[in-house]
């Protein structure tokens, strides 16, 4: 610059991990440690919030997958994989087009 229409009820669909601390807490072990928690730190809409994402115009999310490459203190952290396979909708509203009928000129 150019393309893309959104926004609300209602209903449904979906993740929640990763590191570090016990000169935090708590419970458990004979100990080593293990469990819930709590508090920083990292990605990220969202890491448990009356939240955020998403609903077929479907990469939200599952699956492959204890995959393959990069990078991280560590994790889908990032990328391929992905035109693979699955995967949750209804109403109103709005927006343009096209017919049909008023009115006005």
């Nucleotide at each position: 610059c150019g393309c893309c229409a959104u926004u609300g009820c209602u209903a449904g669909g979906g993740g929640u991990c990763u590191g570090c601390a016990u000169u935090g807490a708590u419970c458990a072990u004979g100990a080593u440690u293990g469990a819930u928690u709590u508090g920083c730190a990292g990605u990220g809409a969202g890491a448990u919030a009356c939240a955020c994402c998403c609903u077929u115009c479907g990469a939200a999310c599952c699956u492959g997958a204890u995959g393959c490459g990069g990078g991280u203190c560590a994790u889908g952290c990032c990328g391929c994989c992905g035109u693979a396979g699955g995967a949750a909708a209804g109403c109103a509203u709005c927006u343009u087009g096209u017919c049909a009928u008023g009115c006005a000129u």